[in-house]
RNA sequence: CAAUGAAAAAGGCAAACUUACUAAAAAGUAAGGACGCAAAGCCAUGGGUCUAAGGUCAAACGACUAUGAUUGCCAGGUUACCAAG
Numbered sequence: 001c002a003a004u005g006a007a008a009a010a011g012g013c014a015a016a017c018u019u020a021c022u023a024a025a026a027a028g029u030a031a032g033g034a035c036g037c038a039a040a041g042c043c044a045u046g047g048g049u050c051u052a053a054g055g056u057c058a059a060a061c062g063a064c065u066a067u068g069a070u071u072g073c074c075a076g077g078u079u080a081c082c083a084a085g
Base pairs, nucleotide, nucleotide: 004083005082012037013036017032018031019030020029021028022027035072041078042077043076045075046074047073048070049069050068054065055064056063057062
């Protein structure tokens, strides 16, 4: 430096669920809580998924739509702790 994650050390993050707040919703934030995670650090760039306020269509039911959300769905980009070899 590159690849990999066997055993360990120092640590890190925190699913479901509960409470409060925010949001039209999806969801987010904070506290509690631990299912898991070697990038479960960061970036919505590509794909996927979720929502549909507004908009379009419709007599209505409703349908479509991201400029909303998700990186703990995948890929890509970028940074990083430890270590057998």

The RNA shown here (c-di-GMP-I riboswitch aptamer) has 85 nucleotides and comes from Ornithinibacillus californiensis. It was read from a public genome assembly, where an Rfam model found it. The model forms 95% of the base pairs in the Rfam consensus.